[in-house]
Context: one part of a larger RNA
RNA sequence: GAACGCUGGCGGCAUGCUUUACACAUGCAAGUCGAACGGUAACAGGCCGCAAGGUGCUGACGAGUGGCGAACGGGUGAGUAAUGCAUCGGAACGUGCCCAGUCGUGGGGGAUAACGCAGCGAAAGCUGCGCUAAUACCGCAUACGAUCUAUGGAUGAAAGCGGGGGACCGUAAGAUUUAUCGCCUGGAGAUGAGCCCGCGUCCGAUUAGCUAGUUGGUGAGGUAACGGCUCACCAAGGCUUCGAUCGGUAGCUGGUCUGAGAGGAUGAUCAGCCACACUGGGACUGAGACACGGCCCAGACUCCUACGGGAGGCAGCAGUGGGGAAUAUUGGACAAUGGGGGCAACCCUGAUCCAGCCAUGCCGCGUGAGUGAAGAAGGCCUUAGGGUUGUAAAACUCUUUCACCGGUGAAGAUAAUGACGGUAGCCGGAGAAGAAGCCCCGGCUAACUCCGUGCCAGCAGCCGCGGUAAUACGGAGGGGGCUAGCGUUGUUC
Numbered sequence: 001g002a003a004c005g006c007u008g009g010c011g012g013c014a015u016g017c018u019u020u021a022c023a024c025a026u027g028c029a030a031g032u033c034g035a036a037c038g039g040u041a042a043c044a045g046g047c048c049g050c051a052a053g054g055u056g057c058u059g060a061c062g063a064g065u066g067g068c069g070a071a072c073g074g075g076u077g078a079g080u081a082a083u084g085c086a087u088c089g090g091a092a093c094g095u096g097c098c099c100a101g102u103c104g105u106g107g108g109g110g111a112u113a114a115c116g117c118a119g120c121g122a123a124a125g126c127u128g129c130g131c132u133a134a135u136a137c138c139g140c141a142u143a144c145g146a147u148c149u150a151u152g153g154a155u156g157a158a159a160g161c162g163g164g165g166g167a168c169c170g171u172a173a174g175a176u177u178u179a180u181c182g183c184c185u186g187g188a189g190a191u192g193a194g195c196c197c198g199c200g201u202c203c204g205a206u207u208a209g210c211u212a213g214u215u216g217g218u219g220a221g222g223u224a225a226c227g228g229c230u231c232a233c234c235a236a237g238g239c240u241u242c243g244a245u246c247g248g249u250a251g252c253u254g255g256u257c258u259g260a261g262a263g264g265a266u267g268a269u270c271a272g273c274c275a276c277a278c279u280g281g282g283a284c285u286g287a288g289a290c291a292c293g294g295c296c297c298a299g300a301c302u303c304c305u306a307c308g309g310g311a312g313g314c315a316g317c318a319g320u321g322g323g324g325a326a327u328a329u330u331g332g333a334c335a336a337u338g339g340g341g342g343c344a345a346c347c348c349u350g351a352u353c354c355a356g357c358c359a360u361g362c363c364g365c366g367u368g369a370g371u372g373a374a375g376a377a378g379g380c381c382u383u384a385g386g387g388u389u390g391u392a393a394a395a396c397u398c399u400u401u402c403a404c405c406g407g408u409g410a411a412g413a414u415a416a417u418g419a420c421g422g423u424a425g426c427c428g429g430a431g432a433a434g435a436a437g438c439c440c441c442g443g444c445u446a447a448c449u450c451c452g453u454g455c456c457a458g459c460a461g462c463c464g465c466g467g468u469a470a471u472a473c474g475g476a477g478g479g480g481g482c483u484a485g486c487g488u489u490g491u492u493c
Stems, first nucleotide, its partner, number of pairs: 002489005009365006016357001017323001022321003026318003031068003036065002039061002043059003046055003075276003084201002087198001089196002098189001104183002106140001108138002115130006146155003160181001163178002169174001202248003209239003214236008251273004255266004278299005301312004329355001331354003337351001338349004368398004378389004402434001404429005412420001437482005442463003448477005458465002
């Protein structure tokens, strides 16, 4: 954050599974880079060819190697009463990309996927042999800083790609050169993490004692880092009626609701932090994870199977079943803002921006205005004279908000680019035309009569009404309140 009953014209702005952290069909939600690399599956073009076709030659590019990202963004609140949060401090510690500067960027090597051949399997997938490249991998050289030692000394790095120029070399490819983008080393900053202390942080004593890595020391290991974090040895400590331990409940805060305040209640939306990602455990990679759409193991469940074996994880956005009083579309666009990759063009983005649904809430507007007494008719009441509905209607004269129809048509976009959207707005047109209900009328509590009923049927928040004159039940007329809502129920103050 409501739900239910009756009713329902429009717009703006918000909100929308509070229950089963129940199970999920389907689609989408994290990619990108050919200016790192070998290449060429597809498409288009070129060239060769009479044709079949050939050729990576070009634009590009499936799959693959490699880089960066995937640790952000998005969801949920199960767990957690403190390894959390809030606030004030602290030292012993890392930080990719980014910013400003320092020193370099020399010379080699061996592999491997893709691919080819062969084979296994129902599939998922896998195996063997052979070929090949790099900004992938490994040595060598060098070392301003850096690390170890602290007197010498020792150790340790790199990667190139594309563009322009056309002087010199070269038949050409290319080499050379230049600015950019990179790469390496070590400091500084910024950002963002990790760690520690104080104080604060629900209920129960019908929970009073708890604790052996427990508390401290020495030494070692481990970590980015301090530390019983871990281990060996030694000591016997540590916490507790200022509530330890145990049990229950709960994500915390900024805030929100209420209140004159003090307080009380609460923690939807938005923002910060934390925790979790089918359940439990574990590490790998990496600057960063013990990783929602990564890996491994175990378990439950679901699915495929040729029975040998495999696949999966919506607490992402929609959507389905189920639960429930109850909560929306299997929509559009990357136009804007932001994020990832890329020199860029651009690609991706269910973040986001929009649209759709719902009176769920708040706000605004409308359902007409003026005149109109023969106080019409009808209804209701009546003492039968009349009263009331009631200027209400009719009638006459006007207006056109909103809705409708036609035209025009933005801002949001600095040059281009607009999903929204032919939207908002503006102009014109027609016509009072399309637009009022709900609850109540005994007192509390604003608002009264008649009829029906007869302790019946019923009403009711409390007091209480009803048994033949019911302002309390049901209907009618009249009246009161609120109004696109009104009542009821629930919750809080």

Small-subunit ribosomal RNA, 5' domain from an uncultured prokaryote, 493 nucleotides, folded computationally.
Its Rfam family is "Bacterial small subunit ribosomal RNA".
The prediction has a mean pLDDT of 87.